[in-house]
Small-subunit ribosomal RNA from an uncultured bacterium, 1476 nucleotides, folded computationally.
The sequence is in RNAcentral, with records from ENA, Greengenes and SILVA.
The coordinates come from a structure-prediction model, not an experiment, and the mean pLDDT is 83.

RNA sequence: AGAGUUUGAUCCUGGCUCAGAGUGAACGCUGGCGGCGUGCUUAACACAUGCAAGUCGAACGGUAACAGCAGAAGCUUGCUGUUGUGGCUGACGAGUGGCGCACGGGUGAGUAAUGUAUAGCUAACCUGCCCUUUAGUAGGGGACAACAGUUGGAAACGACUGCUAAUACCCUAUACUCCUUCUUAUCUUAAGAUAAGUUGGGAAAGAUUUAUCGCUAAAGGAUGGGGCUGUAUCCUAUCAGCUUGUUGGUGAGGUAACGGCUCACCAAGGCUAUGACGGGUAGCUGGUCUAAGAGGAUGAUCAGCCACACUGGAACUGAGACACGGUCCAGACUCCUACGGGAGGCAGCAGUGGGGAAUAUUGCACAAUGGGCGAAAGCCUGAUGCAGCAACGCCGCGUGGAGGAUGACGCAUUUCGGUGUGUAAACUCCUUUUCUGAAGGAAGAAUUUUGACGGUACUUCAGGAAUAAGCACCGGCUAACUCCGUGCCAGCAGCCGCGGUAAUACGGAGGGUGCAAGCGUUACUCGGAAUUACUGGGCGUAUAGGGCGCGUAGGCGGUUUGCCAGUCAGGGGUGAAAGCCUACAGCUUAACUGUAGAACUGCUCCUGAAACUGCUUACCUAGAGUAUGGGAGAGGUAGAUGGAAUUAGUGGUGUAGGGGUAAAAUCCGUACAGAUCACUAGGAAUACCAAAAGCGAAGGCGAUCUACUGGAACAGUACUGACGCUGAGGCGCGAAAGCGUGGGGAGCAAACAGGAUUAGAUACCCUGGUAGUCCACGCCCUAAACGAUGAAUGUUAGUCGUUGGUGCUAGUCAUCUCAGUGAUGCAGCUAACGCAUUAAACAUUCCGCCUGGGGAGUACGGUCGCAAGAUUAAAACUCAAAGGAAUAGACGGGGACCCGCACAAGUGGUGGAGCAUGUGGUUUAAUUCGAAGAUACGCGAAGAACCUUACCUGGCCUUGACAUCGCCGGAACCCUCCAGAGAUGGAGGGGUGCCCCUUUUGGGGAGCGCGGUGACAGGUGCUGCACGGCUGUCGUCAGCUCGUGUCGUGAGAUGUUGGGUUAAGUCCCGCAACGAGCGCAACCCUCGUGUUUAGUUGCUAACGAUUCGGUCGAGCACUCUAGACAGACUGCCUCCGCAAGGAGGAGGAAGGUGAGGACGACGUCAAGUCAUCAUGGUCCUUACGGCCAGGGCGACACACGUGCUACAAUGGGUAGGACAAUGAGACGCAAUACCGCGAGGUGGAGCAAAUCUAUAAACCUACUCUCAGUUCGGAUUGUAGUCUGCAACUCGACUACAUGAAGCUGGAAUCACUAGUAAUCGUGGAUCAGCCAUGCCACGGUGAAUACGUUCCCGGGUCUUGUACUCACCGCCCGUCACACCAUGGGAGUUGAGUUCACCCGAAGCGGGGAAGCUAAACUGGCUACCUGCCACGGUGGGCUCAGCGACUGGGGUGAAGUCGUAACAAGGUAGCCGU
Repeated sequence: AGAGUUUGAUCCUGGCUCAGAGUGAACGCUGGCGGCGUGCUUAACACAUGCAAGUCGAACGGUAACAGCAGAAGCUUGCUGUUGUGGCUGACGAGUGGCGCACGGGUGAGUAAUGUAUAGCUAACCUGCCCUUUAGUAGGGGACAACAGUUGGAAACGACUGCUAAUACCCUAUACUCCUUCUUAUCUUAAGAUAAGUUGGGAAAGAUUUAUCGCUAAAGGAUGGGGCUGUAUCCUAUCAGCUUGUUGGUGAGGUAACGGCUCACCAAGGCUAUGACGGGUAGCUGGUCUAAGAGGAUGAUCAGCCACACUGGAACUGAGACACGGUCCAGACUCCUACGGGAGGCAGCAGUGGGGAAUAUUGCACAAUGGGCGAAAGCCUGAUGCAGCAACGCCGCGUGGAGGAUGACGCAUUUCGGUGUGUAAACUCCUUUUCUGAAGGAAGAAUUUUGACGGUACUUCAGGAAUAAGCACCGGCUAACUCCGUGCCAGCAGCCGCGGUAAUACGGAGGGUGCAAGCGUUACUCGGAAUUACUGGGCGUAUAGGGCGCGUAGGCGGUUUGCCAGUCAGGGGUGAAAGCCUACAGCUUAACUGUAGAACUGCUCCUGAAACUGCUUACCUAGAGUAUGGGAGAGGUAGAUGGAAUUAGUGGUGUAGGGGUAAAAUCCGUACAGAUCACUAGGAAUACCAAAAGCGAAGGCGAUCUACUGGAACAGUACUGACGCUGAGGCGCGAAAGCGUGGGGAGCAAACAGGAUUAGAUACCCUGGUAGUCCACGCCCUAAACGAUGAAUGUUAGUCGUUGGUGCUAGUCAUCUCAGUGAUGCAGCUAACGCAUUAAACAUUCCGCCUGGGGAGUACGGUCGCAAGAUUAAAACUCAAAGGAAUAGACGGGGACCCGCACAAGUGGUGGAGCAUGUGGUUUAAUUCGAAGAUACGCGAAGAACCUUACCUGGCCUUGACAUCGCCGGAACCCUCCAGAGAUGGAGGGGUGCCCCUUUUGGGGAGCGCGGUGACAGGUGCUGCACGGCUGUCGUCAGCUCGUGUCGUGAGAUGUUGGGUUAAGUCCCGCAACGAGCGCAACCCUCGUGUUUAGUUGCUAACGAUUCGGUCGAGCACUCUAGACAGACUGCCUCCGCAAGGAGGAGGAAGGUGAGGACGACGUCAAGUCAUCAUGGUCCUUACGGCCAGGGCGACACACGUGCUACAAUGGGUAGGACAAUGAGACGCAAUACCGCGAGGUGGAGCAAAUCUAUAAACCUACUCUCAGUUCGGAUUGUAGUCUGCAACUCGACUACAUGAAGCUGGAAUCACUAGUAAUCGUGGAUCAGCCAUGCCACGGUGAAUACGUUCCCGGGUCUUGUACUCACCGCCCGUCACACCAUGGGAGUUGAGUUCACCCGAAGCGGGGAAGCUAAACUGGCUACCUGCCACGGUGGGCUCAGCGACUGGGGUGAAGUCGUAACAAGGUAGCCGU
């Protein structure tokens, strides 16, 4: 210090999330030691038990207990077992008295100021114990406890009688500087203070042993407190007015003291937008956490202050309390009870229950520090010092160190070779912090005694690696990767997001990364967040300028003096300690602690400066204003007047239509419309002028004239003298629609009616039509009220228009002397678009407004309104985005240009029939599988009777039909028979080969088969959405890109756009581009012309022969064959053009790409194919593998595609006749000949082919048929055959005879084709035993018509435009309804809490009164009953606020595949949007 996340990508805006630090924490897993800290954040909930405040006998009367002593007594005569006596001693229960108990300790309920912090004031005050000083301590008196007796009560606790002491109580005396009355003087800012005098008043206590401690009065100090003041101190205005002791005065009371603190009277004040009053929340601070800082959050432990002590109230005592371990009363609760009454208060330390995610021992000691009492010893002290529990935190240490490779085993992974864990382990040597055992053993203690901690810290010795590692994470952010399992399941997740069969994201494992006695998670705080912006943000389009003006408070403000409040400088006081920081030091180190310093940025006082702000006084004229002048203007209000047009009425002319629309209809019209002419009426609006023009603050203002009236600009002089700018509240104005009352109503026109359109049409279109639109008066107060741009001032290049004014040189002028209104453009700014002297630039002042989207400008509450509604204005909940600008695409029922058998112009078809074939569907044991718009469907299949074959049924096999390796025995192989449907099984016979070594015997090897065995084989099983390869399509469309440069923040752009041209991103010109690549074209093949070379199987012009057939000789001229070459390039001419190029022409076999083919850019469709092949993963393994027989793939109500044959005369039949090309042939093609009606058979010449093998057909000639279901058509069926083949039943083809169906040119719709093409005719080939081929692929024969043209349909290309689309329009997306869930508003009411007002009651207490009752002293005395004022709790009633529940109800949000439509985004198909 940043990062992730909106998009196809980009920049910006903007939210969400993460990485850091922290905690009194909790939870999960784990856990060795020590030191130092910390430990009920919740129920200020209730508490059993013990302890937490006593002490003094040197104040007192005393003696219950203990001890001693003395003396009795007892007797076991030296003891104490006991009894009783003596306060005599040590001491001491209870009591009187003194001091303390107001400290220490706890808690944070209340409290938003009676608090706290800081700085002051107290001349308005008090202060026990302590210190200093001065003076004193005289004389008397009467009681009450204890105790004794009697007595009440269960108890708590009393009652009566009697006795008694004091440092208890009382009286008298004396006393100053005390208090008090009055007087004078001095001082002070006022109240007052000081000094001197004067009137009246007020003290005391002794104790013990010889020295103190006490006591009284006064003064001073110290300490501690009381009171007052300034400043600071949370949220809320959906709390705007509050207040009657309230504000002040006079007097009195009261207090230590000022004061409405209290009371009487008088006055009517006081507070508040600088936030009173009300509501909510909260102890405050030093500090703590975080942060660079400013800030933000917080207020545990430690320290200061405050408040509280079961809840509420009250006082007493006292120096001090309205008192945590005191009193009284009321209330709630708990306990005891003899039912009559009593007792209690852990928010002290432990501890218990409860609550809660959660927080410890009913420990030791007063040894230290401190406190109370005491003369002291001492006693007390849950303060405190220590220990215990808890990884709760911080700090430190350890769990071993060195060596150790065949890199062991195991585990994981693997491409099977290896790799990782990993020097890690084992093993060897070493060490002992910890641990265990043993021994010693502190400081803390002062002056003598005294150590809880503690036999602790620490030291020494011994033993032995011994006692000691986990947790989280590994998709990105974010360090760290693989395997298996799972299969949108289970699950993960902080955000983005993972998971639908190859998950580095789930779960496990191996490995790794990070931290480590801890590690993670959760919660919370700050940070990052400049995301509330003081430091340090914004408002044209992202959230955000008020609709506009006037103006109050406030803020800000031109020039020149004086003052010094702010400001600045120096100094003083304070800013507690601790903490933070720095230095040093002490515990072995650190944490921790100590010492010193610095700091505490603050407040206050003194002195000084005078620029700036402020205040003040007077001055100035540059801001502002006033006067004067001549002009401009749809500025406003009122009145008057005019013409054009629409409509209506009346009358005339006139006749059948008019009107309206895309087309119609409703509608008007023979009762005379529409058209036309004249007149009349009425209302509204004001053509042309008219403009980027003018005026106005905005809304807005448009015929002409008149009256009244506002503002602005300009000019030149005079005057005023800062009078200014802005403007929260406030006031006024404010389009349209709407509301009220009364008019008016021609046209237009919500609602409404009808006609159309439509699936529907509550719309768009049409015919009508009411409110309204108009006027007057009164409301409403909102608009996309927009320049989406607040007002004012100053500064910062220009150029070109235009309006008003001005100038003189009078112009086609100037304005460098103005004011407005437009365009363009520099600097600058901006996310970009853009703005740019009319700023969105640079600065200043003031106001308004914004802080993610939705919920929502909604609910509730308030204000306003007649209403409609306006204004102010949330939350729950929900999402991770919503948004701005620009970019590239795609798309548009946007635009421009261009192309294509795309349309048009033509020709022939399909769709109707029969059949063939493929598909769907259905059926089936199976009808194997795949292909699915174009781009599946005569497709894979260039051949399903068996085989093929993958499917079904049945029968069989299990290392297997096939491959490799190892073992045993054997050559291999051939023949025959039996069983069986076959696979298969059984039996018999024949037969020993090849190579090498060796002397024979024998051994080994290659190849082949048998057996058994294991590794393995096998799979047309799955995944084409894991892949390779191949293919289809856009599309033979003209496109697709790159390098460098340039432009842009960037995505990107430029190049590739533009003007021409082309079939073409083809070429030319221009140009911030210059070049290049893949495509186009060309290079390749075929056809078309020629030349040359070469002539067999080809050819035959000349010659010869001839069986008359190029048959033979001969020849290679020609045709042809097949090699090489030539030829065409807009090259030439004319015209057009800058060029590229185009139009025409010549020549030429061919002319502008000559024709055809091969060739298919970047990419798209998760297109097709795991069933051609190859292949990852996965699955099966006596089966999903293999073998066999039979069946099926051929089924058949039906639907679709592709074809064939036809429907006939441009034809059918019969007879005769002519002309091809390609290709194929030995497991073959087969001639002549013979047989058969024929398919074919017999037979076999020739041919491994330019040699042999095949009637080409349409066509031509002749005859016949004569328009019919026919001499058309041939389906279907019967019979008889032929051929192939083990085998034609399911299920072949062909032949003959017979049969002779539908069909008479085909609805909507749809397909192909632009020339040797369509159409038509036959021929050949692959596959193949045969063939379901009418298919496919080739070949030649005959051989057309038409194209004006690009408006339209389809597809494509380029440019441009809009976009809310990018899965890209088959897109996106809105609303109702239905269902589920969630939060919320209203709601008859109901329940609770809080608060306030009025009234009633009135405990304790205090104040007042007060006896005829009581009383020893003090008698003008004291006390009590009783009366009375105030008053807590309580009661009744009303108001307000908040919360819970609530039948029903309103909208809102969310929810993979519900319904209805299609509102928006493109001109979104009626442009959209705003208000009403």